[in-house]
Bacterial RNase P class A from Hamadaea tsunoensis DSM 44101, 381 nucleotides, folded computationally. Of the family's consensus pairs, 97% are formed in the model. NCBI's taxonomy places the organism under Bacteria, Bacillati, Actinomycetota, Hamadaea, Hamadaea tsunoensis. It was read from a public genome assembly, where an Rfam model found it. The prediction has a mean pLDDT of 78.

RNA sequence: CGAGUCGGCUGGGCGGUCGCGUCACCUUCGGGUGCCGAGGAACGUCCGGACUCCACAGGGCAGGGUGGUUGUCAACGGCAACCCGGGGCGACCCGCGGGACAGUGCCACAGAGAACAGACCGCCCGGGCCCCUCGGGGCUCGGGUAAGGGUGAAACGGUGGGGUAAGAGCCCACCAGCACCCCGGGUGACCGGGGUGGCUCGGUAAACCCCACCCGGAGCAAGGCCAAGAAGGGACCCUCGGGUCCUGCGCAGGCGUUCGAGGGCGGCCCGCCCGAGCCUGCGGGUAGGCCGCUGGAGCGUACCGGCAACGGUACGCCGAGAUGGAUGGCCGCCACGCCCGCGAGGGCGUACAGAAUCCGGCGUACAGGCCGACUCGUCCG
Numbered sequence: 001c002g003a004g005u006c007g008g009c010u011g012g013g014c015g016g017u018c019g020c021g022u023c024a025c026c027u028u029c030g031g032g033u034g035c036c037g038a039g040g041a042a043c044g045u046c047c048g049g050a051c052u053c054c055a056c057a058g059g060g061c062a063g064g065g066u067g068g069u070u071g072u073c074a075a076c077g078g079c080a081a082c083c084c085g086g087g088g089c090g091a092c093c094c095g096c097g098g099g100a101c102a103g104u105g106c107c108a109c110a111g112a113g114a115a116c117a118g119a120c121c122g123c124c125c126g127g128g129c130c131c132c133u134c135g136g137g138g139c140u141c142g143g144g145u146a147a148g149g150g151u152g153a154a155a156c157g158g159u160g161g162g163g164u165a166a167g168a169g170c171c172c173a174c175c176a177g178c179a180c181c182c183c184g185g186g187u188g189a190c191c192g193g194g195g196u197g198g199c200u201c202g203g204u205a206a207a208c209c210c211c212a213c214c215c216g217g218a219g220c221a222a223g224g225c226c227a228a229g230a231a232g233g234g235a236c237c238c239u240c241g242g243g244u245c246c247u248g249c250g251c252a253g254g255c256g257u258u259c260g261a262g263g264g265c266g267g268c269c270c271g272c273c274c275g276a277g278c279c280u281g282c283g284g285g286u287a288g289g290c291c292g293c294u295g296g297a298g299c300g301u302a303c304c305g306g307c308a309a310c311g312g313u314a315c316g317c318c319g320a321g322a323u324g325g326a327u328g329g330c331c332g333c334c335a336c337g338c339c340c341g342c343g344a345g346g347g348c349g350u351a352c353a354g355a356a357u358c359c360g361g362c363g364u365a366c367a368g369g370c371c372g373a374c375u376c377g378u379c380c381g
Base pairs, nucleotide, nucleotide: 001377002376003375004374005373006372007371008370009369010368012334013333014332015331016330017329018328020037021036023034024033025032026031039352043363044362046361047360048359049358050357051219052218053217054216058270059269060268061267063215064214065213066212067211068082069081070080071079072078083097084095085094086093087092098210099209103208104207105204106203107202120149121148122145123144124143125142126141127140128139129138130137131136157175158174159173160172161171162170176200178197179196180195181194182193183192184191185190223291224290225289226288232247233246234245235244236243237242249283250282251281252280253279254278255277262274263273264272265271298317299316300315301314302313303312304311305310335350336349337348338347339346340345
């Protein structure tokens, strides 16, 4: 210098001016001043938790999730390191990575045959018929054969030799693979080495299924407090017009109160508990305020432990809280991009997106810019 791999950061800047929201202070109650005011994804709502309410006798059957190992974390399907398999010269990347000798199912097209397989061609043996240049050849039938051809993603180990009518793990040697045993290393997944054995076993579990582990339900419209309140009823006062207070909707139909409606125990069954209300229709009322609410598994810096994820200690910091829902507009200079112009210059724009109880992840979107570590190649020293 060229080509790449991995990771991190940023995401217009400065000044002026007019506005908006919370909070604090001041106020002549009109307002004024001050602090703070979107994100790395606030997004999707896919996982996991905090928090809140309900439930928390038991048994059985179903259901959902996860899936190499060891760590990490409040927890997780996250993350880190490692193992195994695959890809790359390499940095590095990819893997929904338990079990296919527990059982069942499936394997398109092609092909004769797709799983305790299979004779289409070929090869070999035998019978019959025909031809013949007497070497043999052709047709057909029966049998043997998985070595060769052909089909396929996949055809029931590979190579060589023996053997045979031709062949075949039929036998042998080596190799691959499987099962079991032993030794060594590692916390472990697993790795390395040796021995024995039958001669060989297809794939698919994001198919059912089996194994191990985990799993109560609902969600801030959770949940709590205050105020208001319709029809009717009740109590009190009264100047008989009404007023005040309490209760907190009315009507109709059906079912039910020990012959138990209905509800709870995440689904179903059994069982247990509560139990006097429940369901449908019609009509009516309210839909205001406060708390929950943001200081937290928080952020920054330094040091320590650890390969790392992460953990610990010390010091420092406070960074939105709306509820028809604030976070914006304009001007000047600069940066970047696009367009116009020969030019001076001019115009437009600034990625993706945008809080709603909070937090940890994952996934997805993102114009442009910056930084670091490493690999390969060429040249130079």